[in-house]
RNA sequence: UAAGAUUCAGGCGAUGGAGUUCGCCUUAAUUGCUAUGUGAUAGCUGAUAACUCCUAUUGAAGC
Numbered sequence: 001u002a003a004g005a006u007u008c009a010g011g012c013g014a015u016g017g018a019g020u021u022c023g024c025c026u027u028a029a030u031u032g033c034u035a036u037g038u039g040a041u042a043g044c045u046g047a048u049a050a051c052u053c054c055u056a057u058u059g060a061a062g063c
Base pairs, nucleotide, nucleotide: 009026010025011024012023013022016054017053018052019051020050021049032044033043034042035041036040
């Protein structure tokens, strides 16, 4: 210096926070989809990985 193993701890899952569950990662996990095109343009859904709640944003109705 490189690789492997073990232990401990932690992190991640297309924009925020909390709880629960699931999966993944050990410097990675992760960084949405569609069409045309060749690296650019246009369009679409969603604050969740899943469920629940809160907050922000958007739409409708009522007071």
Molecule: Fluoride riboswitch aptamer (crcB RNA motif)
Organism: Candidatus Brocadia sapporoensis